[in-house]
Annotation: The RNA shown here (Bacterial RNase P class A) has 343 nucleotides and comes from a bovine gut metagenome.
RNA sequence: GUAAGGCAGAUGAUCGCGGCUGCAAAGACGAAAGGUUGCAGGUGAGGAAAGUCCGGGCUUCGCAGGGCAGGAUGCCGGAUAACGUCCGGUGGAGGCGACUCUAAGGAUAGUGCAACAGAAAUAUACCGCUGGGAGCGAUCCCGGUAAGGGUGGAAGGGCAGUGUAAGAGACUACCGCCGUGUUGGUAACAACGCGGGCAUAUGUAAACCCCAUCCGAAGCAAGACCGUAUGGAAACGAAUGGCGGCCCGUCAAUGUUUCAGGUAGGUCGCUUGAUCCUAUCGGCAACGAUAGGGCUAGACAGAUGAUCAUCGAAUACAUAACCCGGCUUACAGCUUUGCUCCU
Numbered sequence: 001g002u003a004a005g006g007c008a009g010a011u012g013a014u015c016g017c018g019g020c021u022g023c024a025a026a027g028a029c030g031a032a033a034g035g036u037u038g039c040a041g042g043u044g045a046g047g048a049a050a051g052u053c054c055g056g057g058c059u060u061c062g063c064a065g066g067g068c069a070g071g072a073u074g075c076c077g078g079a080u081a082a083c084g085u086c087c088g089g090u091g092g093a094g095g096c097g098a099c100u101c102u103a104a105g106g107a108u109a110g111u112g113c114a115a116c117a118g119a120a121a122u123a124u125a126c127c128g129c130u131g132g133g134a135g136c137g138a139u140c141c142c143g144g145u146a147a148g149g150g151u152g153g154a155a156g157g158g159c160a161g162u163g164u165a166a167g168a169g170a171c172u173a174c175c176g177c178c179g180u181g182u183u184g185g186u187a188a189c190a191a192c193g194c195g196g197g198c199a200u201a202u203g204u205a206a207a208c209c210c211c212a213u214c215c216g217a218a219g220c221a222a223g224a225c226c227g228u229a230u231g232g233a234a235a236c237g238a239a240u241g242g243c244g245g246c247c248c249g250u251c252a253a254u255g256u257u258u259c260a261g262g263u264a265g266g267u268c269g270c271u272u273g274a275u276c277c278u279a280u281c282g283g284c285a286a287c288g289a290u291a292g293g294g295c296u297a298g299a300c301a302g303a304u305g306a307u308c309a310u311c312g313a314a315u316a317c318a319u320a321a322c323c324c325g326g327c328u329u330a331c332a333g334c335u336u337u338g339c340u341c342c343u
Stems, first nucleotide, its partner, number of pairs: 001339007009311007017044002020041006029034001046317001050328002053326005058219004070215005075089005090104001091102004105210002110208002112204003126149002128145007157175002160172003176198001177196008223268004232259005240252004275294008
C1' cells in the first nucleotide's frame, strides 16, 4: 500500500435517576384500575441507538376477477421472511501489483436534447487533393473527393495495401461489428468456424419512452380491552308543572334501572426474538441444519448522570421509544490477521 476484522475505557468510592422483585408506611391522591413515599436486592443504550432511504413482521381498514394510471427494479446463478441487500460468477473500466469500481435490458419502435467551437452535428466541402473550363496572370466558374489539416466530448468502423484524375469497403488481409453454427458452461458468456462490406451510419433512456418483473392503503399517536363524569336512548313509577277547571292523554323537568357510546384515567400492545453464544455438520460463500447453553432497558415529559482516585492517554461520533434484516452517513484513539509493491 491493499483487504477483512476487533475494542469503543477499566476498577474502586460517594451522590443521583428509570424499570423489576421483596418488605414496610400513609390513608381528605383516586369510584376503580392504579398511583405516592421509604428501605433492601438486582438491573439499565450503540456500532452506528443517527438519516428515516429500502425490505419484512405486527395492527387496522380495504379486497371476486381483470385492466388503466402511478411507483420501483433491470447481466447470470444463488442466499433470504423479504429487499433496491448480501454471496459467487460473466462482461466492462482502473491499478506494476495485492486489489478496487460498475443502475450492466432496448438508441435498427418513436420523440426530444447536444452549449461553445467548427464550413458542416447527421447532413455537410473551410483549408487541402483532383478533373474540366475562362483568363497573359493574380484569380474566377462548374464538378469529384471525407485519405490529410483545422474545430469539437463526438466528423460517420480502425489499420495496411490494391485501386484511382484525386479519392472512397470500391476491392483484399487482419482487428472490430452484425448474422449464424459447433463445442464448453445451469446461465450470463467464452473459444473456434462460416457468412455479410458494414446506410446496422455520434452520444444521451438516474430525458420522455418501449420491453420484462414486482407492488392495496395507512402506520405503535398502529390498534385491542376496562371505563369516572356530563350528555344520549329505552323501560318503569308515586308525587310536581304546562295544555282554562276535572278525567284520560300528552309534553317538560326529576328519580330508579338497563343499554349503547366512548372523554379523563388505566391496562395491554412492549420486548422470548426470522434472538444471542458455543460446538459439530453441509455449502467456495452469502447462508442453512442439529445439539447444548443464555435472557440482555422497556419509559410516556420520557432513566442510564456527576465528582474523586488509580492505570501512557481516555479525549471521537453520538443517546433506545413497536420489533427485526439491510443501506447510507458520522467517528478520537488502540489493535489483530492475510496479501502486494519498493529498498

Overview: Its mean pLDDT, the model's own confidence on a scale to 100, is 76. It matches the Rfam family "Bacterial RNase P class A". Rfam classes the family as a ribozyme. Its family is annotated with tRNA processing, dimeric ribonuclease P complex and ribonuclease P activity in the Gene Ontology.